Description
Transfer RNA from Actinomadura sp. 3N407, 73 nucleotides, folded computationally.

RNA sequence: UGACCGGUAGCUCAAUUGGCGGAGCAGCUGUUUCACACACAGCAGGUCGCAGGUUCGAUCCCUGUCCGGUCAA
Numbered sequence: 001u002g003a004c005c006g007g008u009a010g011c012u013c014a015a016u017u018g019g020c021g022g023a024g025c026a027g028c029u030g031u032u033u034c035a036c037a038c039a040c041a042g043c044a045g046g047u048c049g050c051a052g053g054u055u056c057g058a059u060c061c062c063u064g065u066c067c068g069g070u071c072a073a
C1' cells in the first nucleotide's frame, strides 16, 4: 500500500437478503427466606463504529472514513 472479515445493550453474541432491533449473562424490583444464596415473576438498558448518499422508509443498499483481526506485497 492492497484484498478480505468483523464493529449491534455493561459483557458474549444473534437476526435481516429495505417495513416496530433480540437472546444469554450482568443490573434493578417483587415473590420466597429470620437473613443471604438458589429458584420463580417482572422491569430497565441501543444515534446497530462515524459521516454522507439512494429511498415514502436504511441496522440492512452505495460512497467515504475510523478502529480491531487475517492475508499478500
Base pairs, nucleotide, nucleotide: 001072002071003070004069005068006067007066010025011024012023013022019056027043028042029041030040031039049065050064051063052062053061
Notes:
The organism belongs to Actinomadura, within Bacteria. The coordinates come from a structure-prediction model, not an experiment, and the mean pLDDT is 82. Rfam family: tRNA. Rfam classes the family as a transfer RNA.